[in-house]
Molecule: c-di-AMP riboswitch aptamer (ydaO/yuaA leader)
Organism: Caldicellulosiruptor acetigenus
RNA sequence: GAAUUCCUGUGGCAAAAAUCCACAGGAUAGGGGGGACCCACGUUUGUGGGGUGAAUCAAGGCAUCUUUGCCUUGUAGGGCAAAAGUCCCUUUCUGCCCGAACCCGUCAGCUAACCCCCGAAGCUUUGAAAGGGAGG
Numbered sequence: 001g002a003a004u005u006c007c008u009g010u011g012g013c014a015a016a017a018a019u020c021c022a023c024a025g026g027a028u029a030g031g032g033g034g035g036a037c038c039c040a041c042g043u044u045u046g047u048g049g050g051g052u053g054a055a056u057c058a059a060g061g062c063a064u065c066u067u068u069g070c071c072u073u074g075u076a077g078g079g080c081a082a083a084a085g086u087c088c089c090u091u092u093c094u095g096c097c098c099g100a101a102c103c104c105g106u107c108a109g110c111u112a113a114c115c116c117c118c119g120a121a122g123c124u125u126u127g128a129a130a131g132g133g134a135g136g
Base pairs, nucleotide, nucleotide: 011124012123013122018028019027020026021025030118031117032116033115034114039109048107049104050103051102052101057074058073059072060071061070062069063068077098078097079096080095081094087133088132089131090130091129092128093127
C1' cells in the first nucleotide's frame, strides 16, 4: 500500500418485515389466510386443487427406455441509478438488473361476526430532462 474478514455508527435498496420492553419471550406499526346470508360458479373421483410472491409463458438444444431433468435465448410482469448538486411523486430517454423459491395436503369463490398466522433473511454508494406537490 492492496485485498479479505469482523465490529460499530450513519445513509440507501428490496420489502409486510420497522419499533418498544422487565428480552429463551412479550407487545405494537404493518402484512397474509380461513370463514355466512346475498351474489357468483356447474363443479366434484384428477394430467387433483389451492396459497404467498413481480416471478408467467414460449421456442430451441442436450441427456433420458418412458417419465423427466438440465442448458440457451426470449417473454407477461417487476426493480435500481440515494450522503455531491432535490424532501416526495409522476413521465420520457439512457444505463444496469430480476423474471425465483417455498407452503397447504384431497381441501378453501366472494364473505359480516368470528378464528388462525407472519412481523424474517439478504444486499449496498452516485445518468440526463420535464411536470406537479411540500417546505423555506